Overview: This is a predicted structure of a 115-nucleotide RNA (SAM riboswitch aptamer (S box leader)). Model confidence (mean pLDDT): 79 of 100.

RNA sequence: UUCUUAUCAAGAGCGACUAAGGGACAGGCCCGAUGAUGUCCGGCAACCUUCUUGUUAAAAGAAACGGUGCCAAUUCCUGUGGAAUAACUUUUUUGCGUAUUCCUGGAGAUAAGGU
Repeated sequence: UUCUUAUCAAGAGCGACUAAGGGACAGGCCCGAUGAUGUCCGGCAACCUUCUUGUUAAAAGAAACGGUGCCAAUUCCUGUGGAAUAACUUUUUUGCGUAUUCCUGGAGAUAAGGU
């Protein structure tokens, strides 16, 4: 770099230093000198890990010293396709489309394994 599998509605600081930007991308909508970002400390969780039950396995439970991860908003929302409802539109069949909800997909993030 790329592929596979799993997860993404819960959880986590009234700390120190820093100093203007940040929320992947686009559009939106937000956060930010009542201090963003980053570093440290602190914390959360439990993917890897360890232990117990289990003949093995599946599965379940416990721990958190170690390897990661995470600590505004559902992955902040939408981004593809479909369904339902509503209004609008058409003389009618309808519809380039709009709004809301649901399902599905894409993209992204993290872990573990492979390349």